[in-house]
């Protein structure tokens, strides 16, 4: 330098060929218990790496760009 993959709440991930994002763990509150652990219920937390474009509407398409990983030269 070229090509490919990945980039979604604190962490690990999902999101079927566009219709305003969910799961597990973790956090907080309450319930349960004599206490702890375990269990149960609820809540908070992301607008999807960043910037544009297409569209009535994009995490999901197009362009650029940044970071990580892999391969090639």
């Nucleotide at each position: 330098g070229u090509g490919g993959c990945u980039g979604u709440g604190g962490c690990g991930c999902a999101g079927c060929a566009g219709g305003u994002a969910g799961c597990g763990c973790g956090g907080c509150a309450c319930c349960u218990u004599g206490c702890c652990a375990a269990g149960g219920u609820g809540c908070a937390g992301g607008c999807c790496g960043c910037g544009g474009g297409u569209u009535c509407g994009a995490u999901c398409c197009c362009c650029g760009u940044c970071a990580g990983c892999c391969a090639c030269u």